About this RNA
Model confidence (mean pLDDT): 82 of 100. The part of an RNA shown here (small-subunit ribosomal RNA, 3' minor domain) has 146 nucleotides and comes from an Opitutales bacterium.

Context: one part of a larger RNA
RNA sequence: CACCGCCCGUCAAGUCAUGAAAGCCGGUUUUACCCAACGUACGCUGAGCUAACCGCAAGGGGGCGGCGUCCUAAGGUGAGGUUGGUAAUUGGGACUAAGUCGUAACAAGGUAGCCCUAGGGGAACCUGGGGCUGGAACACCUCCUU
Numbered sequence: 001c002a003c004c005g006c007c008c009g010u011c012a013a014g015u016c017a018u019g020a021a022a023g024c025c026g027g028u029u030u031u032a033c034c035c036a037a038c039g040u041a042c043g044c045u046g047a048g049c050u051a052a053c054c055g056c057a058a059g060g061g062g063g064c065g066g067c068g069u070c071c072u073a074a075g076g077u078g079a080g081g082u083u084g085g086u087a088a089u090u091g092g093g094a095c096u097a098a099g100u101c102g103u104a105a106c107a108a109g110g111u112a113g114c115c116c117u118a119g120g121g122g123a124a125c126c127u128g129g130g131g132c133u134g135g136a137a138c139a140c141c142u143c144c145u146u
Base pairs, nucleotide, nucleotide: 003109005106008102009101011099013096014095015094016093018091019090020089023086024085025084026083027082028081029080030079031078032077033076034075039071041069042068043067044066045065048064049063050062053060054059112133113132114131115130116129117128118127119126120125
């Protein structure tokens, strides 16, 4: 299991993933400035210390220590780049036996339907303009079958 049919969309409920998003929290990176451990180099050491070398000695040279400068890890501050998470709110999507509202399509589906476009409307949708037949009916022509 064939019109007591089929079927469309909004709304309501639930689940799932996903887009947008003020804000919040990180990762990484660029740049400017501040700060400057360790260490090298350089400079000073005229009132620090000092075994080897030089010197009879005084001392010299060298070394240690100290101070300063440049560079510099880490750190701090500001401004960006990139990336991740979270998030009030919000958009549509998919799915879910028996929710709500209508009944748009399928028969000429009760205003033929559909396409483009504009406006309108709780929703399917409606209306205007143009187009198509993947509409019916009628008329004519051509062809096919009988």